[in-house]
RNA sequence: UAGUGGCGAAAGGGUUAGUAAUAGAUGAAUGAUCUACCCUUAAGAUGGGAAUAACCUUUGGAAACAGAGGCUAAUACCUAAUGAGGUUGUUAUAUUUUUUAUAGGAAUCAAAGUGUACGCAAGUAUGCGCUUAGGGAGGAGUUCAUCGGAUAUCAGCUAGUUGGAGUGAUAAAAGCACCCCAAGGCGAAGACGUCUAGGCGGACUGAGAGGUUGACCGCCAACACUGGGACUGAGACACUGCCCAGACUUCUACGGAAGGCUGCAGUCGAGAAUCAUUCGCAAUGGGCGCAAGCCUGACGAUGCGACGCCGUGUGAACGAAGAAGGCCUUCGGGUUGUAAAGUUCUUUCGGGAAGGAACAAGUAUUUAUAUUGAUAGUACUUCCUAAAGAAGCACCGGCUAACUCCGUGCCAGCAGCUGCGGUAAUACGGAGGGUGCAAGCAUUAAUCGGAAUUAUUGGGCGUAAAGAGCGCGUAGGUGGUAUAGCAAGUCAGAGGUGAAAUAUCGAGGCUCAACCUCGAUGCUGUCUUUGAAACUGUUAAACUGGAGGUAAUUCGGGGAAAAUAGAAUUUCACAUGUAGCGGUGAAAUGCGUAGAUAUGUGAAGGAAUACCGGUGGCGAAAGCGGUUUUCCAGGAUUAACCUAACACUGAGGCGCGAAAGCAAGGGUAGCAAACAGGAUUAGAUACCCUGGUAGUCCUUGCCGUAAACGAUGUAUACUUGAUGUAUAGGGUCUCAACCCCCUGUGUGUCGAAGCUAACGUGAUAAGUAUACCGCCUGAGGAGUACACUCGCAAGUGUGAAGCUCAAAAGAAUUGACGGGGACCCGCACAAGCAGUGGGGCAUGUGGUUUAAUUCGAUGCAACGCGAAGAACCUUACCCAGGCUUGACAUGCAGGUGAAUGUACCAGAGAUGAUACAGUCUUUCGAGACACCUGUGCAGGUGCUGCAUGGCUGUCGUCAGCUCGUGCCGUGAGGUGUUGGGUUAAGUCCCGCAACGAGCGCAACCCUUGUCGUUAGUUACCAGCAAUAUAUAGAUGGGGACUCUAACGAGACUGCCUGGGUUAACCAGGAGGAAGGUGAGGAUGACGUCAAGUCAGCAUGGCCCUUAUGUCUGGGGCUACACACGUGCUACAAUGGUCGGUACAAAAGGCGGCAAAGCCGGAAGGCCUAGCAAAUCCUAGAAAGCCGAUCUCAGUUCGGAUUGUAGUCUGCAACUCGACUACAUGAAGCUGGAAUUGCUAGUAAUGGCGUGUCAGCAACAACGCCGUGAAUACGUUCCCGGGUCUUGUACACACCGCCCGUCACAUCAUGGAAGUUGGUUUUACCCGAAGUCACUGACCAAACCGCAGGGCGGAAGUGCCUAAGGUAGAGCUGAUAACUGGGAUGAAGUCGUAACAAGGUA
Repeated sequence: UAGUGGCGAAAGGGUUAGUAAUAGAUGAAUGAUCUACCCUUAAGAUGGGAAUAACCUUUGGAAACAGAGGCUAAUACCUAAUGAGGUUGUUAUAUUUUUUAUAGGAAUCAAAGUGUACGCAAGUAUGCGCUUAGGGAGGAGUUCAUCGGAUAUCAGCUAGUUGGAGUGAUAAAAGCACCCCAAGGCGAAGACGUCUAGGCGGACUGAGAGGUUGACCGCCAACACUGGGACUGAGACACUGCCCAGACUUCUACGGAAGGCUGCAGUCGAGAAUCAUUCGCAAUGGGCGCAAGCCUGACGAUGCGACGCCGUGUGAACGAAGAAGGCCUUCGGGUUGUAAAGUUCUUUCGGGAAGGAACAAGUAUUUAUAUUGAUAGUACUUCCUAAAGAAGCACCGGCUAACUCCGUGCCAGCAGCUGCGGUAAUACGGAGGGUGCAAGCAUUAAUCGGAAUUAUUGGGCGUAAAGAGCGCGUAGGUGGUAUAGCAAGUCAGAGGUGAAAUAUCGAGGCUCAACCUCGAUGCUGUCUUUGAAACUGUUAAACUGGAGGUAAUUCGGGGAAAAUAGAAUUUCACAUGUAGCGGUGAAAUGCGUAGAUAUGUGAAGGAAUACCGGUGGCGAAAGCGGUUUUCCAGGAUUAACCUAACACUGAGGCGCGAAAGCAAGGGUAGCAAACAGGAUUAGAUACCCUGGUAGUCCUUGCCGUAAACGAUGUAUACUUGAUGUAUAGGGUCUCAACCCCCUGUGUGUCGAAGCUAACGUGAUAAGUAUACCGCCUGAGGAGUACACUCGCAAGUGUGAAGCUCAAAAGAAUUGACGGGGACCCGCACAAGCAGUGGGGCAUGUGGUUUAAUUCGAUGCAACGCGAAGAACCUUACCCAGGCUUGACAUGCAGGUGAAUGUACCAGAGAUGAUACAGUCUUUCGAGACACCUGUGCAGGUGCUGCAUGGCUGUCGUCAGCUCGUGCCGUGAGGUGUUGGGUUAAGUCCCGCAACGAGCGCAACCCUUGUCGUUAGUUACCAGCAAUAUAUAGAUGGGGACUCUAACGAGACUGCCUGGGUUAACCAGGAGGAAGGUGAGGAUGACGUCAAGUCAGCAUGGCCCUUAUGUCUGGGGCUACACACGUGCUACAAUGGUCGGUACAAAAGGCGGCAAAGCCGGAAGGCCUAGCAAAUCCUAGAAAGCCGAUCUCAGUUCGGAUUGUAGUCUGCAACUCGACUACAUGAAGCUGGAAUUGCUAGUAAUGGCGUGUCAGCAACAACGCCGUGAAUACGUUCCCGGGUCUUGUACACACCGCCCGUCACAUCAUGGAAGUUGGUUUUACCCGAAGUCACUGACCAAACCGCAGGGCGGAAGUGCCUAAGGUAGAGCUGAUAACUGGGAUGAAGUCGUAACAAGGUA
């Protein structure tokens, strides 16, 4: 080393597929069982026999391997003997839970040797073994009880199924198997089915109760490529054994063979993702062995991984010039920051060197010596080294600790929720700074908590989700008063168990800790046993209060059936009678001369029952209404007679159950879905009208739902009150009836406490309690789908999910709104006057055009607006030509010297070139000024009015808007401020849980109207004088008047009458110039419209910088098919034209107003007094009045347009001025729909002036005076506004919100002819291996034999049976043409259903 033999290989190691019970946990049972090795007790171990592997020879095969022949041994195998003892019958005794124990007798059952020492040997002693039997320990089998998933859209399951007798099988009970018999067994306390899942000790979380979970460690189970099977063995139906079938892989000579990492490493694949093909048996443990020893990927170690827990370091002290740099800045500074640098100190860890363990003690070996460490040259100790080698991650809008700048510009992106981002982002990205944690940090996934958001502890159900439509009643749950017994619940004591680990506490060991060790406790559980008897339960026997019965009285549209009455509608017949009736917002359809409607009489038929009639009655609810009768049922009161807890609730179940609908048969007057017609309307499948069928009614049978509502389950008890009503009884009073009072029962209103989110509720509870049932758990999807049940159908009941959203909902508050209500106001309507809208022109806007027609303003509240004046300029626009520190400001540096003026040339000019003239002050340093160069910068009518200031418009000169304190309300908020009056007014009065105050109103201010005082020039002139011209206050004078301009007075509901609350106030009156705010102006609360303005000014940010700046010439803003606004002028006789004549106010004037005079027909010109103005001038007012003329017409109206000729301004009048004269003489004859202004010195009408301005497009704007009306009954309506109230689904607030179809896109999902899987199962076919049974013609060492054979083996057959096949069934998944609805989406189409009385509640 191979083989024989023995033991082990069933342990250890791995995994969680299956398994909802054949498993697990806990506790029992085994009188129904087995057990190798080990311990212990008792007894033995005698005599024989036959083979076989190895080995040798040989054959087949590619191989795996197999066959044949020949030897040989054993503790291998066989046989005989013995039988303490065992086993199986049997007899007897004992105990009691059945198969237990003891004794007698019969049959039957064992064995193996070997080592060492002594001895010559026999043998003796001893070690390891062997046999039989008893006990133990540990292990195993079986049985019982309790417990722990989901689903009822799984409700019925089961034929070996349930039981019995017997037989077999097993170690052992048993339908475990078989034959026979019976027909049972399980199930709503969830059987059966389906889905999911290894169970537990424990782990995470939580205050606990619980919820979730089963990684590591431990116990049990199951599995070993998938399925089946047995063999061996003490033990397996066996992970690294065997046989068979199947799938897969490998080898092959194609004939056949081999395999099973869910052992340790390792490989591949998949994946977001999970390590070394390491060292050692030194320790612990296991197997074998007498032992040495061998085996051991168990195990001990190391390696890899911040995967977790724990510990430690990355330095410490001092250090302000608060360095540099970064970032921010209000430019002063702040911050990073004692941080760094610098000085002094320390050395854990790291690196280097030296030493160097313990776990191991005498453990093991035949004893002594000796030997034995993988970890490991590790831990640890000492020395050296130098601050030396050692900090990141997330976050910074709120929740939530921490803020600025830049970039970006609804982009890029962020995001746990809310939400950020559209040009100033603390929210994106970067930076600086900060905050938190730290060798980690953050994210993702998951669980518990917070969440009382499944509520046992510990929730709710009127309106938020939620009370079944109502009753009867089964199971179940719960149950009145008092007594006795029992002891199931309950409580207490004791005992067993609840493995170890984990947990808690106390110690100990690694330097600490994590970790480990020891001790104690706990493990809230369960079993056994002993007791207690209050409560629950149970048994017995009582009680009357709950409940029921009895008697009397009484009530009612309670139910069922039958009979019957009158009014009305309709129809029919007849009669009277004649042209309409009917209907509506208005009409029409319809009916009617064939006689309607109307009226009268009669008849028919059906349905419903006026008045009484009532928050009145009855009924369980649905519901019930003429009258009478019959039958049935119920409630209440009184009595307190009987029974004696008989009660309450009620899952399933049963019954009743409006209307509509269905079926069959009747009936049908009225009404009336559908339908038809007529209207309305954009449409009108509606609202309105005319008709009209089902139906409505009756009988019978279905349906089973309603906002079936008090949105309030049933029953019982208790808890301040007031007041109606129905019904019954009682009391007081003299009988009676009233009045009054009391007690029940029912039904209402108000209200205390309490409750409630509030509203509200409040003895009829939504209060306080008890019992039982039903129901809820975000919104939508959806009461839908599928499945099942019921139904004739319609449909009902039960009832999800995917997906989408961050809400949905309730109650109340403040606003806003209403085709809600009440009251009030306003030239809001009405009553009037004059207009606009039609014409022509002017002017502004839109549009169009253009090189440009610069820009802004856009409902009221833009449009004769910015613009109080565009030919150039203005001017911002366009074209062209120039300039670049610039047209303008200022600092610095350097340079030059004036500045400036004149002349001339080029040019369209800006500009450029040239020439001449000119040359300041001074302390002589320089200064001022100008120019040039450079650098900071200038400049921008470029953008953003949605970054802003300021200013303005508008509601609106409307009467409102608020605050302090108090009070009410959980709160938002209310009160005050509402109410009764009154006012122009929140003006005032009264009342009041309010009392006061502020901004608004009013008043104070200005103008005007009357008077007075003062003053009297330039204004005035009464009286006086008449001085001069004869025209005048021109003059002397005057200070009276007018006027001027300063100050006063006056008007306050002060007075009277009446009304009113003895008020506020109102009406009328007197007086007064003026009367109730005298008239007009200025004056505009809190706020709204992201209203208007960056182009008036200012200003943040952005943008341009030889141009988006600036200068110049020319053009444009003035265009012109057209549309609109605002005006002027007209259309004429209340007028036009001509002539005469009268009366203003206010304003302006020196680069001005300009008289007079002269010229011109005129615009104007010439000339020149006066006046810086109560002095002079503009300047003549006009309408008016007087007279003349025109005579109704496109005119003597109207004046556009055009021509010609002029005037003026101005460098300039072409584009593009105004005016004058002559000529021309359009449209237009009072204006459609619609619409504006105005209430008194107003409208209307007439003229005058001014600003801007050289001139003027001004007919505009702002002012002035003259002449000078009409009308207002009144608040129904239109518009706007105010107060109170009401509804609301609105709050960007009705220009709101919002619904449905359709179209498009995306997503998930239902149905679906089918297609294709999985799984379970039925019937049949085939049937491997194998156990068992059977068979005889095969084989055959031991033992037996009566000599044939037996026993035995192999083979064959049969039963069972895996896989497979055929045919079907159930459940379930994927997929599918097509199809259904659902959800979401920026925007679309059609309507407008809902929210207000939402325009038909």
A computed fold for a 1401-nucleotide RNA from a metagenome, annotated as small-subunit ribosomal RNA.
RNAcentral holds the sequence, with entries from SILVA.